[in-house]
Molecule: RNase P RNA; transfer RNA
Organism: Anaerolineae bacterium
RNA sequence: CGGGGGAGCUAGGGGGUUGCGGCGUGCCUACGGGCGCGCUGAGGAAAGUCCGCUCUCCAAAGAGCGCGGUGCCAGCUAACGGCUGGGCGGGGCAACCCGACGGACAGUGCAACAGAGAAGCGCAUUGCCUGCCCGUUUCGGCGGGCGGGUGAGGGUGAAACGGUGGUGUAAGAGACCACCAGCGCGGCCAGUAAUGGCGGCGGCUUGGCAAACCCCACCGGGAGCAAGGCCAAAUAGGGCGCAUUGGGGCGGCUCGUCCCGCAAAAAGCGCCGGGUUGGCUGCACGAGGUGCGCCGCGAGGCGCAUCCCAGAAAGAUAACUCCCCACGACAGAAAGCGGCUUAUCGGCCCCCCCGGAGG
RNA sequence: GCGGGUGUAAUUCAGUGGUAGAAUGUCUGCUUGCCAUGCAGAAUGUCACGAGUUCGAAUCUCGUCACCCGCU
Numbered sequence: 001c002g003g004g005g006g007a008g009c010u011a012g013g014g015g016g017u018u019g020c021g022g023c024g025u026g027c028c029u030a031c032g033g034g035c036g037c038g039c040u041g042a043g044g045a046a047a048g049u050c051c052g053c054u055c056u057c058c059a060a061a062g063a064g065c066g067c068g069g070u071g072c073c074a075g076c077u078a079a080c081g082g083c084u085g086g087g088c089g090g091g092g093c094a095a096c097c098c099g100a101c102g103g104a105c106a107g108u109g110c111a112a113c114a115g116a117g118a119a120g121c122g123c124a125u126u127g128c129c130u131g132c133c134c135g136u137u138u139c140g141g142c143g144g145g146c147g148g149g150u151g152a153g154g155g156u157g158a159a160a161c162g163g164u165g166g167u168g169u170a171a172g173a174g175a176c177c178a179c180c181a182g183c184g185c186g187g188c189c190a191g192u193a194a195u196g197g198c199g200g201c202g203g204c205u206u207g208g209c210a211a212a213c214c215c216c217a218c219c220g221g222g223a224g225c226a227a228g229g230c231c232a233a234a235u236a237g238g239g240c241g242c243a244u245u246g247g248g249g250c251g252g253c254u255c256g257u258c259c260c261g262c263a264a265a266a267a268g269c270g271c272c273g274g275g276u277u278g279g280c281u282g283c284a285c286g287a288g289g290u291g292c293g294c295c296g297c298g299a300g301g302c303g304c305a306u307c308c309c310a311g312a313a314a315g316a317u318a319a320c321u322c323c324c325c326a327c328g329a330c331a332g333a334a335a336g337c338g339g340c341u342u343a344u345c346g347g348c349c350c351c352c353c354c355g356g357a358g359g
Numbered sequence: 360g361c362g363g364g365u366g367u368a369a370u371u372c373a374g375u376g377g378u379a380g381a382a383u384g385u386c387u388g389c390u391u392g393c394c395a396u397g398c399a400g401a402a403u404g405u406c407a408c409g410a411g412u413u414c415g416a417a418u419c420u421c422g423u424c425a426c427c428c429g430c431u
Stems, first nucleotide, its partner, number of pairs: 001355006008348003012324007020041009043330001047341002050339005055224004062255004067220005072086005087101001088099004102215002107213002109209002126153001127150010162180006181205001183202003187198004228281004238272005246260005288307008325328001360430007369383004377414001385401005407423005
């Protein structure tokens, strides 16, 4: 210098004028509010709502079945399908990146088309070898028919029941032998473990799909801030169910349990329908941010100091203008928080790898 | 804001692992003097999009987009 990999930060900057939301405060008030001052006012994703949790109600959240989710190991965390470290597999020369990565000798199932045969010690199309009969012959054979052996060669397919070499045989074959791959069972060593290394024995191959059912392990009760609580307002108290173990709550079933009821529908409980569609709260100090120190490879934890940082309910964060530059992307909070995923013009800093050149 | 569902031919829908169909519509021909009806035939798809699992995906899994419905 060229190419590449990883990890971060930022999200136009600076003025002027006029406005808007929230909080605090001072003055005025006709009690509705108005004016002034100060502070503060969107994001890295506020998004998708895909996970996890807080919170609230359903019973104080219970049991079994069913259903759903997760899936190498160890850790972090409030928790997670997240993150960190490690293992294994794959890609790359490398830095590094990617992986839904338990189980297919517990069982059931699937494999179109092609092909002789598709998972069952299953298959004979071509081929190889061979017995008998017939024909032919240059007497080596060749051709045809009937039958037997073979899974080695060709061919089909995504996939054909281990691979290579040898022994063996009529031809062949794990039929047998050596090595290799794979499977099962022990042993020793390293590691918390996943796993890795070394060596032994066995029988001889027992394929693929579990993002097919399923099995194993672990986790999960349901609903959601339009949850829920309080006040005000409104109303025709309209219809239905409630003992020959009934009605209703626990969103699927059973149990269990709770409320009401036990002869009556007056009151009570529950469902449907009608009416009312206003206010307060939940609601913003929190698993919170920043800095330093210590522990840990790291995710992170602990301690100290310091800061207060949007909170509406037609829904604020804007408009105009001046200067500068690299001419500005995706995009706007609505109960909150931790993640993941997706969108995004660019700019800056750091570390690492490969190649080339020069000293 | 929260919850749920659906995307297949021009339209309405089947198809739920094996190479995508039906009806209507469109076009052509026949029938008719002409039209309609009828009869015969033809055209047609990024299975919303992007990845993955599988030998193979409209179908199974994940993500994205669009549309629809419910809750005061």